Small-subunit ribosomal RNA, 5' domain from an uncultured soil bacterium, 500 nucleotides, folded computationally. Its mean pLDDT, the model's own confidence on a scale to 100, is 87. Rfam family: Bacterial small subunit ribosomal RNA.
Context: one part of a larger RNA
RNA sequence: AAUGAACGUUGGCGGUGUGGAUUAGGCAUGCAAGUCGUGCGCGAAACGUAGCAAUACGUGGAGAGCGGCGAAAGGGAGAGUAAUACAUGGUUAGCUGCCCUCGGGACUGGAAUAGCGGCGGGAAACUGCCGGUAAUGCCAGAUAACGUCUUCGGACCAAACGUGUAAACCGGCCCGAGGAGGUGACCAUGUCCUAUCAGCUUGUUGGCGGGGUAACGGCCCACCAAGGCUAAGACGGGUAUGGGGCGUGAGAGCGUGCCCCCACUCACUGGGACUGAGAACUGCCCAGACACCUACGGGUGGCUGCAGUCGAGAAUCUUCGGCAAUGGGCGCAAGCCUGACCGAGCGACACCGCGUGCGGGAUGAAGGCCUUCGGGUUGUAAACCGCUGUCGUAGGGGAGGAAGGUCUGGUGUAUAGCCAGGCUUGACCGAUCCUAGGAGGAAGGGCCGGCUAAUCUCGUGCCAGCAGCCGCGGUAAUACGAGAGGCCCAAACGUUAUUC
Numbered sequence: 001a002a003u004g005a006a007c008g009u010u011g012g013c014g015g016u017g018u019g020g021a022u023u024a025g026g027c028a029u030g031c032a033a034g035u036c037g038u039g040c041g042c043g044a045a046a047c048g049u050a051g052c053a054a055u056a057c058g059u060g061g062a063g064a065g066c067g068g069c070g071a072a073a074g075g076g077a078g079a080g081u082a083a084u085a086c087a088u089g090g091u092u093a094g095c096u097g098c099c100c101u102c103g104g105g106a107c108u109g110g111a112a113u114a115g116c117g118g119c120g121g122g123a124a125a126c127u128g129c130c131g132g133u134a135a136u137g138c139c140a141g142a143u144a145a146c147g148u149c150u151u152c153g154g155a156c157c158a159a160a161c162g163u164g165u166a167a168a169c170c171g172g173c174c175c176g177a178g179g180a181g182g183u184g185a186c187c188a189u190g191u192c193c194u195a196u197c198a199g200c201u202u203g204u205u206g207g208c209g210g211g212g213u214a215a216c217g218g219c220c221c222a223c224c225a226a227g228g229c230u231a232a233g234a235c236g237g238g239u240a241u242g243g244g245g246c247g248u249g250a251g252a253g254c255g256u257g258c259c260c261c262c263a264c265u266c267a268c269u270g271g272g273a274c275u276g277a278g279a280a281c282u283g284c285c286c287a288g289a290c291a292c293c294u295a296c297g298g299g300u301g302g303c304u305g306c307a308g309u310c311g312a313g314a315a316u317c318u319u320c321g322g323c324a325a326u327g328g329g330c331g332c333a334a335g336c337c338u339g340a341c342c343g344a345g346c347g348a349c350a351c352c353g354c355g356u357g358c359g360g361g362a363u364g365a366a367g368g369c370c371u372u373c374g375g376g377u378u379g380u381a382a383a384c385c386g387c388u389g390u391c392g393u394a395g396g397g398g399a400g401g402a403a404g405g406u407c408u409g410g411u412g413u414a415u416a417g418c419c420a421g422g423c424u425u426g427a428c429c430g431a432u433c434c435u436a437g438g439a440g441g442a443a444g445g446g447c448c449g450g451c452u453a454a455u456c457u458c459g460u461g462c463c464a465g466c467a468g469c470c471g472c473g474g475u476a477a478u479a480c481g482a483g484a485g486g487c488c489c490a491a492a493c494g495u496u497a498u499u500c
Stems, first nucleotide, its partner, number of pairs: 001499003005496005012354006018347002025310003029307003034069003039066002042063001046059005076266003086190007094183003099179007107141004116131006147156003161171002192238003199229003204226004209221003241263004245256004268288005290301004318344001320343003326340001327338004357387004367378004391441001393436005400429002404424008444489005449470003455484005465472002
């Protein structure tokens, strides 16, 4: 000098940050991923018309279902990992939904299935049979290149519609090429301690042929060869996410990886595949431990998301508000969702700013302390007089954070764009201004032997105690305890721990 700090004493206000470092221990409750009716078939309530009624027709659209996109992002954590990681620089045998650019295309048919209706099983979770239905769901045929394969002859591969009076034109669909961004794979170099770990290795090292993958490859397999690594530290053990950075330092270096950003890894523990452009925190299956429900037959769950709770600990917060802004998903849009995010709350945890008054006021009051008894000191300090109104308190106004959205009109080929006008969107913060009142509500902590700035008196008597080091205390203690005075910092001051 520094800290994600803790502890002790004390504590007025604000701004900006920051806050589970330990048990990757266990978790009640709520919320954290949906959206689209301009893909599809149903369709409750309610209302209307007719009817005495049953009911019929119409409007209506809750609701679940099929389908699409998203759910692989965003958010959390650092257990594992010493190299399959990361950093820097290179390489290519690869993939890529949404987005952008360009070139083409969308023809003809078919079979199902949920929802639904009927009948069942089960305590529940859930589930069976029969009937029938739609699609941008599924299948077949056609078309087939600048695509794919090729023995270079040829062979093969696609599509979906919606809105609307009306679609080459709006929104989508299919094939191909390029781009952007993303991602896979490979190589080189760098990357902690330990030799009281010295040898390690059999898919091991290479080849040939195959399999597999989006893709190279012992990645996997059969066969063949016997290789490969190592004191420039292999193999083993310990520890540890890595980097940008951060702390310190004149630098070199040393230490460190909290917040923020990038990458990696993990999601109760272990294993597995499915879907998909891409893979699994709040998807699926199996096993295990744990917990919960049960009618004992059987089921359910996973906060290392946001809050919150128990435990352990020296120690770390609200079961808050809002989608107004930024961003994300879906949607033509309006919009819906969003514990991302924006805000507020709590904590002197850190840094910074402000205040706790200002001027006058001496025969230098009283009191305290000291005294050589003369006085000195506390001390302009107080009282007292005059003044101010920061912050805070109470009340009121309020720029800005708002860009946008929608409607109407004009222009325009246009629902694009541009112009004008009306209406409308702030959770929270609030610059700044006005009013009221009154010094009123706001100072402590450590230290005073030397290092080190600041000393006297009393008490105690190697006791009680102090202490970072040297050391103080055994009857005159500037070192213990108290008082007075002083010194240093100040809403803090000290202590402890750790780094340089």